[in-house]
RNA sequence: GCACCAGUAGUAUAGUGGUUAUUAUGCGGCCUUGCCAAGGCUGUGACCGGGGUUCGAAUCCCCGCUGGUGCA
Numbered sequence: 001g002c003a004c005c006a007g008u009a010g011u012a013u014a015g016u017g018g019u020u021a022u023u024a025u026g027c028g029g030c031c032u033u034g035c036c037a038a039g040g041c042u043g044u045g046a047c048c049g050g051g052g053u054u055c056g057a058a059u060c061c062c063c064g065c066u067g068g069u070g071c072a
Stems, first nucleotide, its partner, number of pairs: 001071007010025003018055001026044006048064005
C1' cells in the first nucleotide's frame, strides 16, 4: 500500500428495516441468614463519527476513525 472482517451498557453478547434494543456479568436498593457466600425481587446503564437512501436505519449505501486477519 491492497483485500476481507469487526465496532451495541463498565465487560461480554443477541438483535439484519418498524415492537420497550436482548441476555449474562458488574454496580445501587430490598428480602432471606446469627455472619459470609449462594439465592430471590427491583433499579441502573449502550447502537464508533459524519453524510446519504427510506414514510421509517443499530440494521442498507458512501466517506472517515479504531481494532483484527491475510497478501505485498
Description
A computed fold for a 72-nucleotide RNA from a Candidatus Woesearchaeota archaeon, annotated as transfer RNA. The prediction has a mean pLDDT of 81. The source organism's lineage runs through Archaea, Nanobdellati and Candidatus Woesearchaeota.